[in-house]
C1' cells in the first nucleotide's frame, strides 16, 4: 500500500439487506417485595441517540463519502 470484516448501555449481542411508532434483548447494576439473613425468584427503575466526521432525504443505526481503531488476506 490493495482487498475484506468488525465497532450499537458496564458485558455479550439482536435490529442494517426492504430507511419511518419514542433504538431492543440476555446478563449485570440500584430499590422494593419475599427470608431470620443470604442465594433464588417477583415487581419496579437508571443507563446509549449506534467509532468520529460530513453529504442524501421530509425522515438514517440503516443509504453515500471520507476517516480512526482492531482482526483476516494477498503484495
Nucleotide at each position: 500500500c490493495g482487498g475484506g470484516g468488525u465497532a450499537u448501555g458496564g458485558c455479550u449481542c439482536a435490529g442494517c439487506u426492504u430507511g419511518g411508532c419514542u433504538a431492543g434483548a440476555g446478563c449485570g447494576c440500584a430499590u422494593c417485595g419475599u427470608u431470620c439473613g443470604g442465594g433464588a425468584c417477583g415487581a419496579u427503575g437508571a443507563g446509549g441517540u449506534c467509532g468520529c466526521a460530513g453529504g442524501u432525504u421530509c425522515g438514517a443505526a440503516u443509504c453515500c463519502u471520507g476517516u480512526u481503531a482492531c482482526c483476516c488476506c494477498g503484495a
This is a predicted structure of a 75-nucleotide RNA (transfer RNA) from uncultured Acetivibrio sp. The source organism's lineage runs through Bacteria, Bacillati, Clostridia, Acetivibrionaceae and Acetivibrio. The sequence was found in a public genome assembly. It matches the Rfam family "tRNA". Rfam classes the family as a transfer RNA.